[in-house]
RNA sequence: ACGAAUCAAGUGGGAGAGACUUCUUUAUUGAAGCGCCGAAGGAGCAAUAUUUAGGCAAUACCAACCUAAUUAGAAACUCUCAGGCAAAAGGACUAUUUGAUGA
Numbered sequence: 001a002c003g004a005a006u007c008a009a010g011u012g013g014g015a016g017a018g019a020c021u022u023c024u025u026u027a028u029u030g031a032a033g034c035g036c037c038g039a040a041g042g043a044g045c046a047a048u049a050u051u052u053a054g055g056c057a058a059u060a061c062c063a064a065c066c067u068a069a070u071u072a073g074a075a076a077c078u079c080u081c082a083g084g085c086a087a088a089a090g091g092a093c094u095a096u097u098u099g100a101u102g103a
Base pairs, nucleotide, nucleotide: 005101006100007099008098009097010096011095012094013093018034020033021032022031023030035085036084037083041081042079043078044077048072049071051069052068053067054066055065
């Protein structure tokens, strides 16, 4: 099931931030410098959970709890590696159509 959700393709929407400076080149070509943005991609972590040790714990054992450490742990948060800072392109995400799969 008059198709959840996911994936792919088409179409529409889709933010931010120097058309910066110097040198160079046929060329926005290349190099250097300063400033900035977060919505391709990448990285970081909270609650919580896991494990270990200690405490509670006294003669022994012990649940829960507390402390410390280990491991796991999302995002449009944080970082700014990558990418970007006129337009174009790109663009997370989103609406819709088609196809595939089928809860």